[in-house]
The RNA shown here (transfer RNA) has 75 nucleotides and comes from a Candidatus Altimarinota bacterium. The sequence is in RNAcentral, with records from ENA.
RNA sequence: GCCCACAUAGCUCAGUGGAAGAGCAGUAGCCUUCUAAGCUAAAGGUCGUAGGUUCGAUCCCUACUGUGGGUACCA
Numbered sequence: 001g002c003c004c005a006c007a008u009a010g011c012u013c014a015g016u017g018g019a020a021g022a023g024c025a026g027u028a029g030c031c032u033u034c035u036a037a038g039c040u041a042a043a044g045g046u047c048g049u050a051g052g053u054u055c056g057a058u059c060c061c062u063a064c065u066g067u068g069g070g071u072a073c074c075a
Base pairs, nucleotide, nucleotide: 001071002070003069004068005067006066007065010024011023012022013021018055027041028040029039030038048064049063050062051061052060
């Protein structure tokens, strides 16, 4: 150089057209003499960036950015 995969909450990941969820962490409350554990609740997202398709995009298409892998030969 070329090819492939991935990018979603602070972290690890799900969700693959009708528009965002879990676990852990953090916060508040309950419980406890106090902590830990346990229980409950709320909060936390321009879904990497920019275009396109669509009535509608996290999801499909294109380019770019970043990360990981393969290859030095062909596809």
Its Rfam family is "tRNA". Rfam links the family to the GO term triplet codon-amino acid adaptor activity. By type it is a transfer RNA. The organism belongs to Candidatus Altimarinota, within Bacteria.